[in-house]
């Protein structure tokens, strides 16, 4: 210097403000106790809770992606496996990963290069013809281009070469054995020689997902004004003097993010409902804080975390509360060791909780 | 709580990636004109808001942050 983590004040008194509890009391008073964070932020995820009468199924769309655990749940956390990178020197340490599938299919790879998926011959090498220039055939080991060019080393073989053949490796596929919950690891065989890259490309596979949100919703009080246009097909049975009522079928509309099915309710012209224009209300109460809660001990577990015992109750505003002063202590800096100074960063609750991300003076711890 | 945007001096295209960067207005120069304007020709001018990542390659794809606007 960088990275990660923790902390980022405490106690007492006086005065001021706000809510709560108790006792009185109507003018409100007294006592007690409490009063903004680790991120309250971003609104990126997951829920609790509320509403859509009930809240189903399929498609579509969207999200996640190694394995196993944790959790109310998650795209979060923990451990492990694998890949890559670095150090070190053969096994360890650290970092990082957006880590299912390219032999299911379809795409993309400019320029350069002979050629970019079964494509390809520029230079080179070999053979034949030829005085030569050149030309025909073979080749893909060497060179060049490129991010990437169809395994590597060695030997044999060949006209020259090539897994053409062999040996040893690496990779792929497969059989068996051992270890592990599992991803996977190790070992022994067999095989054909070798199946490029890219999925934060379309896509395939597995898993998950109803929507909207406290400005959700509930209650009370008060006030007002409606107008226009569109709009379905009825049939049948029973009761009834008639008006009418009920059931079934059919049709229309509304509800469930989009579509379809299903389902529920309403209506069927005395018309539900849809669209447009216009008016009233913006007040009060509630939701509103005891929780998947905090702290401490013990136990289990590699850990995340879980169980159990004990203690504690820690804002609830709504036109703006949570502040000021003094003293002591703590911490930090300086110091003539007497003290002096500072408490300066990022920054303010609005239904609540679990994460992620971002910002951060000073101090402490760990690593480089 | 929700939805958008950021590209030349200004207003805007582009974009299930092709190594780029456009159009109009403005600006500079030329030509024309007695002179200016118009018309015509040519040029300059760009960290595509910032950073990280994926990919051979990012203005475009993904994530995070900043700023602006609207409901």
């Nucleotide at each position: 210097g960088c990275u990660g983590g923790g902390u980022g004040g405490a106690u007492g008194g006086u005065c001021g403000c706000u809510g709560g509890u108790u006792c009185a009391a109507u003018u409100u008073g007294a006592a007690c106790g409490a009063g903004a964070g680790g991120a309250a932020a971003g609104u990126c995820c997951g829920g609790g809770c509320u509403u859509c009468a009930c809240a189903g199924a399929g498609c579509g769309c969207a999200a996640u992606g190694g394995u196993c655990g944790g959790u109310a749940a998650c795209g979060c956390c923990g451990a492990c496996c694998g890949g890559c990178c670095a150090g070190u020197u053969u096994a360890c340490u650290g970092g990082u990963c957006a880590g299912g599938g390219c032999a299911a299919g379809u795409g993309c790879a400019g320029c350069a290069g002979a050629a970019a998926g079964c494509a390809a011959a520029c230079c080179g090498c070999c053979u034949g013809u030829g005085c030569a220039a050149a030309u025909a055939g073979g080749u893909a080991a060497g060179g060049g281009u490129g991010a990437a060019a169809c395994g590597g080393u060695g030997a044999g073989g060949u006209a020259a070469g090539a897994g053409c053949u062999c040996a040893c490796c690496a990779g792929c596929a497969u059989a068996c054995a051992g270890g592990g919950u599992g991803a996977c690891c190790u070992g022994u065989g067999u095989g054909g020689c070798u199946a490029g890259g890219u999925a934060a490309a379309c896509c395939c596979c597995a898993u998950u997902g109803g929507a909207a949100g406290c400005a959700a919703g509930g209650c009370c009080a008060a006030a007002c004004a409606g107008a226009a246009a569109g709009g379905a097909a009825g049939g049948u049975c029973a009761c009834u003097u008639a008006c009418g009522u009920g059931g079934c079928c059919c049709g229309a509309g509304a509800g469930c993010g989009g579509c379809u099915c299903g389902u529920u309710c309403u209506c069927g012209u005395u018309g539900a409902c849809u669209u447009u224009c216009g008016g009233g209300u913006a007040g009060g109460c509630u939701g509103c804080u005891c929780g998947a809660g905090a702290c401490g001990g013990c136990a289990a577990g590699c850990a995340a975390u879980u169980g159990u015992c004990g203690u504690c109750c820690u804002a609830g505003a709504u036109g703006a509360a949570u502040g000021a002063c003094c003293a002591u202590c703590g911490u930090c800096a300086c110091u003539u060791c007497g003290g002096u100074g500072a408490u300066c960063a990022c920054a303010a609750a609005a239904c609540c909780c679990g994460g992620c991300u971002u910002a951060u003076a000073g101090c402490c711890c760990a690593g480089c | 709580g929700c939805g958008a945007g950021a590209u030349a001096g200004c207003u805007c295209a582009g974009g299930c990636g092709g190594u780029c960067a456009g159009a109009g207005c403005g600006u500079c120069g030329g030509a024309u004109u007695c002179a200016u304007a118009a018309c015509c020709c040519g040029g300059a001018g760009g960290u595509c808001g910032a950073g990280a990542g994926u990919u051979c390659g990012a203005g475009u794809c993904u994530c995070u942050c900043u700023c602006u606007c609207g409901c």
Two RNAs folded together computationally: RNase P RNA and transfer RNA, 439 nucleotides in total. Rfam match: Bacterial RNase P class A.